[in-house]
A computed fold for a 543-nucleotide part of an RNA from a metagenome, annotated as small-subunit ribosomal RNA, 5' domain.
Context: one part of a larger RNA
RNA sequence: GAACGAACGCUGGCGGCGUGCCUAACACAUGCAAGUCGAACGAGAAAGUUUCCUUCGGGGAAUGAGUAAAGUGGCGCACGGGUGAGUAACACGUGGAUAAUCUACCUCUAAGUGAGGGAUAACUUCGCGAAAGCGGGGCUAAUACCUCAUAAUAUUAUCUUCUCCUUGGGGAAGAUAGUCAAAGGUGGCCUCUGUUUCAAGCUAUCGCUAAGAGACGAGUCCGCGUCCCAUUAGUUUGUUGGUAAGGUAAUGGCUUACCAAGACUACGAUGGGUAGCUGGUCUGAGAGGAUGGCCAGUCACACUGGAACUGAGACACGGUCCAGACUCCUACGGGAGGCAGCAGUGAGGAAUCUUGCGCAAUGGGGGAAACCCUGACGCAGCAACGCCGUGUGAGUGAUGAAGGCUUUCGGGUCGUAAAGCUCUGUUAGGUGGGAAGAAAAGUUCUCGACCAAUAAUCGAGUAUCUUGACGGUACCACCAGAGGAAGCACCGGCCAACUCCGUGCCAGCAGCCGCGGUAAUACGGAGGGUGCAAGCGUUGUUC
Numbered sequence: 001g002a003a004c005g006a007a008c009g010c011u012g013g014c015g016g017c018g019u020g021c022c023u024a025a026c027a028c029a030u031g032c033a034a035g036u037c038g039a040a041c042g043a044g045a046a047a048g049u050u051u052c053c054u055u056c057g058g059g060g061a062a063u064g065a066g067u068a069a070a071g072u073g074g075c076g077c078a079c080g081g082g083u084g085a086g087u088a089a090c091a092c093g094u095g096g097a098u099a100a101u102c103u104a105c106c107u108c109u110a111a112g113u114g115a116g117g118g119a120u121a122a123c124u125u126c127g128c129g130a131a132a133g134c135g136g137g138g139c140u141a142a143u144a145c146c147u148c149a150u151a152a153u154a155u156u157a158u159c160u161u162c163u164c165c166u167u168g169g170g171g172a173a174g175a176u177a178g179u180c181a182a183a184g185g186u187g188g189c190c191u192c193u194g195u196u197u198c199a200a201g202c203u204a205u206c207g208c209u210a211a212g213a214g215a216c217g218a219g220u221c222c223g224c225g226u227c228c229c230a231u232u233a234g235u236u237u238g239u240u241g242g243u244a245a246g247g248u249a250a251u252g253g254c255u256u257a258c259c260a261a262g263a264c265u266a267c268g269a270u271g272g273g274u275a276g277c278u279g280g281u282c283u284g285a286g287a288g289g290a291u292g293g294c295c296a297g298u299c300a301c302a303c304u305g306g307a308a309c310u311g312a313g314a315c316a317c318g319g320u321c322c323a324g325a326c327u328c329c330u331a332c333g334g335g336a337g338g339c340a341g342c343a344g345u346g347a348g349g350a351a352u353c354u355u356g357c358g359c360a361a362u363g364g365g366g367g368a369a370a371c372c373c374u375g376a377c378g379c380a381g382c383a384a385c386g387c388c389g390u391g392u393g394a395g396u397g398a399u400g401a402a403g404g405c406u407u408u409c410g411g412g413u414c415g416u417a418a419a420g421c422u423c424u425g426u427u428a429g430g431u432g433g434g435a436a437g438a439a440a441a442g443u444u445c446u447c448g449a450c451c452a453a454u455a456a457u458c459g460a461g462u463a464u465c466u467u468g469a470c471g472g473u474a475c476c477a478c479c480a481g482a483g484g485a486a487g488c489a490c491c492g493g494c495c496a497a498c499u500c501c502g503u504g505c506c507a508g509c510a511g512c513c514g515c516g517g518u519a520a521u522a523c524g525g526a527g528g529g530u531g532c533a534a535g536c537g538u539u540g541u542u543c
Stems, first nucleotide, its partner, number of pairs: 001543004006539005013390006019383002021348001026346003030343003035075003040072002048063006082301003092225007101218002106214004111209003114148004123138006154179011184206006193199002227273003234264003239261008276298004280291004303324005326337004354380001356379003362376001363374004393423004403414004427484001429479005437470001442464002445461005487532005492513003498527005508515002
């Protein structure tokens, strides 16, 4: 000199864009943060309103409404959001391998979707319990569950041929034998079948099953790189390798049995300390040094430790089980909980924000769609915390006013500074107007694709109808009026800027050198000056 997620002191007009618990991965009151589908399924209220009856207590019907809230089932909950405790490691970065692998939803290809069955929740009833909740009997549905059929380019075993080579192999073709599947929903139509309507028929669409390919994502392995200590020198027994088996989507001591005795290490093993890693960021002419907050990629974690279940995917932040610590409820028998999600509270600390608005946009989940959910996100609020912009007025004005300070008493200086006169109107204030961010979806019509079809579905276009949290915000015009808007540090040298008074090695200053003991440009005050400016200084840290 530059920089900062900064803090502290004094001061403080406005706007834009960013940023905001670095400490206790400390404990958490309260609310919200993951639901959705009635076009998978069975069942199904109430208030209110209208009306009828009435012994005036009430009762019935319609509507509300196939709505609400539960339940079975599907998809999602493994994403998104948070934190950096652990981790010195194939965790990360980079480049490869997978001939050792998996991949729901999505896209494409081509095939199928036949026949049956038994339950169960909800509901009802009985019982236990303070509660959380639990048990017994009875009824019922499905795209829930099960059986049979059908079966190959799937898969298992055996065999044959071709081809490629990177291990034991990969790819392609063929033969024999074995094994495995499914589910329906909605709309439309009468051409075919059957018909009285219309369907068990046909058709469109959304699904379902098995297979092949793609895309996306993930797992595993390897080369190289990745902090300090040798005042850490030896370490290791599933350890190192082999055979066999098990296990996994998959290789492998991953696990087990047996066999061998190996494996790592001064090119730093093992141990200890510290730490998430990277793109980047800061500094520097560069080399380098320091750093990893916001944003992006990736890993790990979710009160602490352990475990599996479900699932395409988890060993799962707002799931389950066990143990532990802590908090809460209890009828003392037993139960409930997990903010390192968004706000917020206490504590710790020098120190870090609102218990806000909205799904209008972007994105995500569910749904055929309408739509619902979304503290992701978009916005607003607070804080000079940072960067940037802008203002606090402009011109004129000498008898150089008054006043302050100083003086060699002549004067000098604050100083064109003020006052006065003439203007301007940024900004703040007031009045009026007032956005972009909105395109879709829906409805109408036209054309094209598909089709038996003018249904339906899909695509393109036209018209129309709405949809904005921010926000009556940005912006524009007008009104009045210099009005509301300057401080902080320093002035001995380094280092730009000097005099007077007070004090008298005292009080004090100080980054270094050093000032102060009676004329202190160094302490304190004043006048003047210098520097920066809505900031200025100090402290801390890095280069």